[in-house]
Parts: sequence; C1' cells; structure tokens
RNA sequence: GGUGCCGUAGCUUAGUCUGGUUAAAGCAGCCGACUCAUAAUCGGCCGAUCCUGGGUUCAAGUCCCAGCGGCACCA
Repeated sequence: GGUGCCGUAGCUUAGUCUGGUUAAAGCAGCCGACUCAUAAUCGGCCGAUCCUGGGUUCAAGUCCCAGCGGCACCA
C1' cells in the first nucleotide's frame, strides 16, 4: 500500500439478513427480601441520542459515502 471483518450500557453480546411504535439480555453497580450473619437465591432500580461526520428516506443501530480506531490476510 491492497482486501475482508469488526466498532451498540462500566464489561461481554443480541438486534443489521428483510429499514418501522418504547434499542434487548447477562455480568458489574445501588436498594430491598431471605439469614443470627455472610454467600447463594429472589424482587426492584440505575445505565448506551448505537465510533465520528455527511447522504438517501415519511422514517436509519440497520442502506450508501468519507474519516478514525481495532483484528486478520496479501504484498
């Protein structure tokens, strides 16, 4: 330098195929129940304008373009 894939909550991911009402789950954190107490378990709460900018569209996490970052392969 070229090609492909990836970027969504503090962390790990789903959702992208086929655009459509409020972006979901687990762990972590906080509060409570249970217990003599702790752990485990159970209930509740908290948390992401989806890497950045632009475009298409009535409507974009999802499609298109550019950039940034990461990984793999080729040279």
Model confidence (mean pLDDT): 82 of 100. The RNA shown here (transfer RNA) has 75 nucleotides and comes from a Gemmatimonadaceae bacterium. The same sequence occurs in records of 2 taxa. Rfam family: tRNA. Rfam describes the family as follows. Transfer RNA (tRNA) molecules are approximately 80 nucleotides in length. By type it is a transfer RNA. Taxonomically the source falls in Gemmatimonadaceae (Bacteria, Gemmatimonadota, Gemmatimonadia, Gemmatimonadales).